[in-house]
RNA sequence: AGCAGGCGAGGUGGCCGCCCGCACGCCACGAGCAGGCGGGAGGAAAGUCCGAGCUCCACAGGGCAGGGUGGUGGGUAACGCCCACCGGGAGCAAUCCCAGGGAAAGUGCCACAGAAAACAUACCGCCCGUCACUUCGGUGAGGGGUAAGGGUGAAAAGGCGGGGUAAGAGCCCACCGCGGUCCUGGUGACAGGACCGGCAUGGUAAACCCCACCCGGAGAAAGGCUGAAUAGAGGGGGAUGAAGCGGCCCGCUUCGCUAUGACCCCCGGGUAAGCCGUUUGAGGCGUGCUGAAAGGCGCGUCCCAGAUUAAUGGUCACCCACGACAAAACUCGGCUUAUUGCCCGCU
Numbered sequence: 001a002g003c004a005g006g007c008g009a010g011g012u013g014g015c016c017g018c019c020c021g022c023a024c025g026c027c028a029c030g031a032g033c034a035g036g037c038g039g040g041a042g043g044a045a046a047g048u049c050c051g052a053g054c055u056c057c058a059c060a061g062g063g064c065a066g067g068g069u070g071g072u073g074g075g076u077a078a079c080g081c082c083c084a085c086c087g088g089g090a091g092c093a094a095u096c097c098c099a100g101g102g103a104a105a106g107u108g109c110c111a112c113a114g115a116a117a118a119c120a121u122a123c124c125g126c127c128c129g130u131c132a133c134u135u136c137g138g139u140g141a142g143g144g145g146u147a148a149g150g151g152u153g154a155a156a157a158g159g160c161g162g163g164g165u166a167a168g169a170g171c172c173c174a175c176c177g178c179g180g181u182c183c184u185g186g187u188g189a190c191a192g193g194a195c196c197g198g199c200a201u202g203g204u205a206a207a208c209c210c211c212a213c214c215c216g217g218a219g220a221a222a223g224g225c226u227g228a229a230u231a232g233a234g235g236g237g238g239a240u241g242a243a244g245c246g247g248c249c250c251g252c253u254u255c256g257c258u259a260u261g262a263c264c265c266c267c268g269g270g271u272a273a274g275c276c277g278u279u280u281g282a283g284g285c286g287u288g289c290u291g292a293a294a295g296g297c298g299c300g301u302c303c304c305a306g307a308u309u310a311a312u313g314g315u316c317a318c319c320c321a322c323g324a325c326a327a328a329a330c331u332c333g334g335c336u337u338a339u340u341g342c343c344c345g346c347u
Stems, first nucleotide, its partner, number of pairs: 001347003005343004010319007018040005025033002042325001046336002049334005054219004066215005071085005086100001087098004101210002106208002108204003123150002125146004130141004158176002161173003177199001178197008223276004234266004241255005283302008320323001
């Protein structure tokens, strides 16, 4: 210097407050007063990107469409997460990265440069004839062969060496690569080996597409319970009713009503408001066994925020490494991003 893993997230004490829970005293019985005990944000509470629980709606079964995932084996409630391995790639190394099925099913695309970007082709070259010229070194025109060399490109029709040839070429041969068959090892991805094939297969699928597997939708403003006021469907009673004057009746005044119903009662709806959901959970800590690991199984122990105009703060003292990113809102498992200090190990 680099790489990988782990731990912490200022500490202690005093004073004054805030939220929740539990018992309890006094009392004028008031949502009163005065105290006590216990608990009170994070490693990411964040982004809301995946996977679940829970709730409601939808749903016979199957298919189409659409979306997602994509080496193998294992873990898990599940996953796009984790562990181990395989293959490929980066790096001197520790180590890291990979949307890592299929490009001999089809289609599309491959900028610029270049002759040519895929039924191959030929710019400069190289080689062989012909004709013309020649200072005899060659030069020019035209025909044919070739793809070794040069040049272009991210990528050029297997690579490299030898033989061969006019020059060349898998034209032939060895090795490597590739394809096929078989054998061996492995649960498997795959690895190793033998034989055969002269080469057929450029790249691209986070391009269409094909293959295999998975996927219903909405989300705590989910959803459930209680339930005023007001309007009104329905049921029952019902001819006079309600209000005022008045001690009461009669009466008077005002208003409403006319059997298709004034008024009263029941029912009802589910608004305002309140409660539940809501924090005991795939839970934390310790420990034993098991597994290579992720993890699994058991035992013991603990209860550890629960607000809703929304609490977790302020101040003082001492110490230190002098304090970063940032705060719950139904709950978990992950990923990603932000950020500080320390420790161990490896190169």
Annotation
Bacterial RNase P class A from Candidatus Bathyanammoxibius amoris, 347 nucleotides, folded computationally. Lineage of the source: Bacteria > Pseudomonadati > Candidatus Brocadiia > Candidatus Brocadiales > Candidatus Bathyanammoxibius. The coordinates come from a structure-prediction model, not an experiment, and the mean pLDDT is 77. Rfam family: Bacterial RNase P class A. It is annotated as a ribozyme. RNAcentral holds the sequence, with entries from MGnify.